[in-house]
The prediction has a mean pLDDT of 87.
This is a predicted structure of a 691-nucleotide part of an RNA (large-subunit ribosomal RNA, domain II) from an Acidimicrobiia bacterium.
It matches the Rfam family "Bacterial large subunit ribosomal RNA".
The sequence was found in a public genome assembly.

Context: one part of a larger RNA
RNA sequence: GCCAGCGAGUUAUGGUGUGUGGCAAGGUUAACCAGCGAUGGGGAGCCGGAGCGAAAGCGAGUCUGAAUAGGGCGCAUAGUCGCAUGCUGUAGACCCGAAGCCGUGUGAUCUAUCCAUGGGCAGGGUGAAGCGGAGGUAAGACUCCGUGGAGGCCCGAACCGACCUAGGUUGAAAACUGGGCGGAUGACCUGUGGAUAGGGGUGAAAGGCCAAUCAAACACGGUGAUAUCUGGUUCUCCCCGAAAUGCAUUUUGGUGCAGCGUCGCACGUUCAGCCAUGGAGGUAGAGCACUGAUUGGGCUAGGGGGCCCACAAGCUUACCGACCCCAGUCAAACUCCGAAUGCCAUGGCUCCAGAGUGCGGCAGUGAGUCCACGGGGGAUGAGCUUCGUUGGACGAGAGGGAAACAGCCCAGAGCGCCGGCUAAGGCCCCUAAGUGUGUAUUAAGUGGCAAACGAUGUGGGAUUGCCCAGACAGCCAGGAGGUUGGCUUAGAAGCAGCCACCCUUGAAAGAGUGCGUAACAGCUCACUGGUCGAGUGGUCCUGCGCGGAUAAUGUAACGGGGCUAAAUACACCGCCGAAGCCGCGCCUUUGAGUUCGCUUUCGAGUGAACUUGAGGGGUAGGGGAGCGUCGUGCCUGCAGAGAAGCCGGAGCGUGAGCGCCGGUGGAGCGGGUCCGAGUGAGAAUGCUGGC
Numbered sequence: 001g002c003c004a005g006c007g008a009g010u011u012a013u014g015g016u017g018u019g020u021g022g023c024a025a026g027g028u029u030a031a032c033c034a035g036c037g038a039u040g041g042g043g044a045g046c047c048g049g050a051g052c053g054a055a056a057g058c059g060a061g062u063c064u065g066a067a068u069a070g071g072g073c074g075c076a077u078a079g080u081c082g083c084a085u086g087c088u089g090u091a092g093a094c095c096c097g098a099a100g101c102c103g104u105g106u107g108a109u110c111u112a113u114c115c116a117u118g119g120g121c122a123g124g125g126u127g128a129a130g131c132g133g134a135g136g137u138a139a140g141a142c143u144c145c146g147u148g149g150a151g152g153c154c155c156g157a158a159c160c161g162a163c164c165u166a167g168g169u170u171g172a173a174a175a176c177u178g179g180g181c182g183g184a185u186g187a188c189c190u191g192u193g194g195a196u197a198g199g200g201g202u203g204a205a206a207g208g209c210c211a212a213u214c215a216a217a218c219a220c221g222g223u224g225a226u227a228u229c230u231g232g233u234u235c236u237c238c239c240c241g242a243a244a245u246g247c248a249u250u251u252u253g254g255u256g257c258a259g260c261g262u263c264g265c266a267c268g269u270u271c272a273g274c275c276a277u278g279g280a281g282g283u284a285g286a287g288c289a290c291u292g293a294u295u296g297g298g299c300u301a302g303g304g305g306g307c308c309c310a311c312a313a314g315c316u317u318a319c320c321g322a323c324c325c326c327a328g329u330c331a332a333a334c335u336c337c338g339a340a341u342g343c344c345a346u347g348g349c350u351c352c353a354g355a356g357u358g359c360g361g362c363a364g365u366g367a368g369u370c371c372a373c374g375g376g377g378g379a380u381g382a383g384c385u386u387c388g389u390u391g392g393a394c395g396a397g398a399g400g401g402a403a404a405c406a407g408c409c410c411a412g413a414g415c416g417c418c419g420g421c422u423a424a425g426g427c428c429c430c431u432a433a434g435u436g437u438g439u440a441u442u443a444a445g446u447g448g449c450a451a452a453c454g455a456u457g458u459g460g461g462a463u464u465g466c467c468c469a470g471a472c473a474g475c476c477a478g479g480a481g482g483u484u485g486g487c488u489u490a491g492a493a494g495c496a497g498c499c500a501c502c503c504u505u506g507a508a509a510g511a512g513u514g515c516g517u518a519a520c521a522g523c524u525c526a527c528u529g530g531u532c533g534a535g536u537g538g539u540c541c542u543g544c545g546c547g548g549a550u551a552a553u554g555u556a557a558c559g560g561g562g563c564u565a566a567a568u569a570c571a572c573c574g575c576c577g578a579a580g581c582c583g584c585g586c587c588u589u590u591g592a593g594u595u596c597g598c599u600u601u602c603g604a605g606u607g608a609a610c611u612u613g614a615g616g617g618g619u620a621g622g623g624g625a626g627c628g629u630c631g632u633g634c635c636u637g638c639a640g641a642g643a644a645g646c647c648g649g650a651g652c653g654u655g656a657g658c659g660c661c662g663g664u665g666g667a668g669c670g671g672g673u674c675c676g677a678g679u680g681a682g683a684a685u686g687c688u689g690g691c
Base pairs, nucleotide, nucleotide: 001691002690003689004688005687006686011091012090013089014088015087016086017085018084019083020082021081022080023079026047027046028045032041033040034039051058052057061073062072063071064070094232095231097229101222102221103220104219105218106217112196113195114194115193116192117191118190119189120188121186123155124154125153126151130147131146132145133144134143135142159183160182161181163180164179165178166177167176198214200210201209202208235626236625237624238623239622240621245258246257247256248255249254259365260364261362262361263360264359265358266357267356269353270355272350273349274348275347276346277345278344279343285337286335287334291331292330293329295327296326297325298324302320303319304317305316306315307314368394369393370392371391372390373388374387375386376385377384399410400409401408414586415585416584417583419582420581421580425576426575427574428561429560430559434573436572437571438570439569440568441567447563453547454546457544458543459542460541461540462539463538464537465536466535474531475530476529477528478527480504481503482502485499486498487497510525514523515522587616588615589614590613591612592611593610594609595608596607597606598605599604627680629677630676631675633673634672635671636670637669638668645664646663647662648661649660651658652657
């Protein structure tokens, strides 16, 4: 891992609903007694039959109250005892799961420390004290030589340890091996026996060690501790179908109440949509009348500066500047104004839908997500975050489209069909359907990512300058004189800079457009004539394109091929395309109607068939109807002419499942009905076994 078996809402009791049954103003016994039992006895007790008040108490009333007022709670409407079942309280209460707490014991054969008694430490080195001798001294001290053999001394085996490194890491080993390494007469190592025990020991102290276990050992018990947590929770079909919100919470992954679901009863259009009428309101927008903010100008108090000045005063100012005026703005917490929508009420119309409301049983939800719209936060960031009595989808929704893609677009799947029509989206090939029609645009593979900004790309529109008295471009020619204008300057002559920018000749020519020189010179332009002969410049609006354009494995920013239409715009005609719609057949739920059967307290209840209308996606969850397993009772069957079980086969049923045939097997088994359960397995790192 697979297979098989086992494996989770039970039981008792109290409460409260629902279904059903008995009796009924009543209903019913409990313990216990008798009896094999069935059953009988047992009326203590309990519930109901009257309530109100704190109570005294009064009573269909009562309490409050001064009240014969008002108001509160009552009075008219049946209960009770079984059985079944939903939920709930108390119990382990659907099952498995802690870390832990407490009690009683067992452990120091591991290890820590201690006690008693034994054992061990090759070899080599160093050479303390003391002692002897010699020297030395007055004697000493002292020095030298020898002797001696001290030391938590030195080197290094055994022994003890464990610093580095490599291997090992499903190991040879639940701590090892190899090579190096530290101590090795000591606070050394070690044998044997003994002592200390769990909030206790022991500890040269690391929370270390106390039997591979230690911030409180192990075993058993309390014990099925508790677990707002995680996981798991077993057959089928049918109907409906949520929530991820509000308030509160030692509360935020929990819970209570409400909201939203379902089922029952009651009411019977009260719901919803639309229309009409009547309302409340201060948003969007707008505005500046208030509160504030705010730009320029005008006017002008006040202030500052300057002049003047003993004081006071005066004059002045391209300084600041209130109020006021003109023009221009801004605001969630501004409003002189002010919608649309929405909301409330009344009337009417439409509509009969799994509309609405009330009461009751049972829930689940209370982590939401994205998209659109309206806001806040953020950076007018986020697949960001937080709101909306805004909507949608997913959640719990399949199908078609978006290449692929919960939340986008289309569209809500009962089942079947080798029938039809459409939606979104598509129609050259992959790939179902147009290489469809008409007009125009694009040349960028734009289409098939992106901005400010830039550009004689190109199409459309508007407007304007010049132009056959000859424009624009090119070519030929002129482009002069006063004058080198004045100033400045070393110089400044059109052309460093400053000022001025005149006059003359003329067809025209600037006191000079650029290059150039040290300064001149030189080239050139403006301007003019000629040549040529028809358009040539500017501006604005707009369609499509261009640049701007850099990312990590490999083209990789059309799904691909490929496309110049198979791109884009407008218009048009066809077609394809889904589980949508239609057609045909079938199943099922439910409303209405008709007919029939049964019961009946004659109100009705219940079942079947037909006609007709509307439904049947679905998680949590509510409701309904069934299948199967084991067993008792009753009824009824099968079986050695072959039961159960097992294997195989073609069938039936919407399904759980059922029946038939053949084989195997060799002794029990089924059907109906009521009842009772150790009643259904794929998941729980489930348990046991097998492989």
The organism belongs to Acidimicrobiia, within Bacteria.